RNA sequence: CGAGACCUUCCGAUGGCCGCGGCGCCCGUCCGAGGACGGGCGCUGAGGAACUUCCGGGCUCCGCAGAGCACGAUGGCGGAUAACGUCCGCCCAGGGUGACCUGAGAGAUAGCGCAGCAGAGAACAGACCGCCGGUCCCCCGUGGACCGGUAAGGGUGAAACGGCGGUGUAAGAGACCACCGGGUCCCUGGCAACAGUGGACCGCAUGGCAAGCCUCAUCGGGAGCAAGGCCAAGCAGGGGACGCUUGAGGGCUGCUCGUCCGACGUCCCCGGGUAGGCCGCUGGAGCCCAGUGGCGACACUGGGUCGAGAUGGAUGGCCAUCCGCGCCGCUUCGGCGGCGUGACAGAACCCGGGGUAUGGAAGGUCUCACUCC
Repeated sequence: CGAGACCUUCCGAUGGCCGCGGCGCCCGUCCGAGGACGGGCGCUGAGGAACUUCCGGGCUCCGCAGAGCACGAUGGCGGAUAACGUCCGCCCAGGGUGACCUGAGAGAUAGCGCAGCAGAGAACAGACCGCCGGUCCCCCGUGGACCGGUAAGGGUGAAACGGCGGUGUAAGAGACCACCGGGUCCCUGGCAACAGUGGACCGCAUGGCAAGCCUCAUCGGGAGCAAGGCCAAGCAGGGGACGCUUGAGGGCUGCUCGUCCGACGUCCCCGGGUAGGCCGCUGGAGCCCAGUGGCGACACUGGGUCGAGAUGGAUGGCCAUCCGCGCCGCUUCGGCGGCGUGACAGAACCCGGGGUAUGGAAGGUCUCACUCC
């Protein structure tokens, strides 16, 4: 200097004006005396994903003797954690020159099932071409037919029943041998997954798919803050007291009288509970810094800190200057001016993760290539 790998941080800055949610204080008005309404001041007000709702937990209510079946999820080993399908470290397999990345990565001699196309043949396989032997025929050749042997060679396929070399043979074949690969048992190292120029035995006998059924192991009760709880108008219900057929109450009516209808009216108490209000509601597995232990995920200790809580749901708009980006014009090539633009997206009980979307800026560690000293 170029090309990359991994990890982390920040999201436009400052000021002014107007507006909105929450909290506190003050003032005014109203009343049933504690609230309602209005105003002023101060503080405060989105994210790394608040998105998705895919996992795991807290919390709440319901259910529950124990065990099993069914269903669902997960699946190398060890650890981290409240828990996880997440994370960390390691093993194995695959990819990359490398930093590094990817993997539902248990079981295929428990059983069932599946394998398109191509190909002669796809699972106790298979003679299409070829190779070899024998017999026969003819136009006697690099010929043809039939019978048999052969999986070494060609060809098809994702996959053709170990690989390569030799012995052997008519040609061949683990038929036999050496090496490599594989299987079983042991040994050694490791907590383990697993590993090994380790030892013995086995000529090799039973290929793939389990994100097909299935088997094995582990885990899982259900619903979710519209959870759930508290207070409680009006109407309806129950009870009591009083008034009332010596007329309750109502119609005609502004009122009285009168007239018509004819059994309720007022108050209090009770439980459930609607509207409405309140709690849950944000201080928590919280965040920041330092130290200690650990390779690490993380844990512990000490100090500091409080960072939204709406319920038709606030977090917005305008202006000025600066910043980043894009376009255009001018240029003395130093810049200047104008216009546009600011990624993805927005809380709603909380927390730990995964996944997805996303434009830029900044920092750190490492790899490969080239050049120079």
A computed fold for a 373-nucleotide RNA from Bifidobacterium sp., annotated as Bacterial RNase P class A. A source record names the gene rnpB. Its mean pLDDT, the model's own confidence on a scale to 100, is 77. Rfam family: Bacterial RNase P class A. Gene Ontology terms of the family: ribonuclease P activity, dimeric ribonuclease P complex and tRNA processing. The model forms 95% of the base pairs in the Rfam consensus.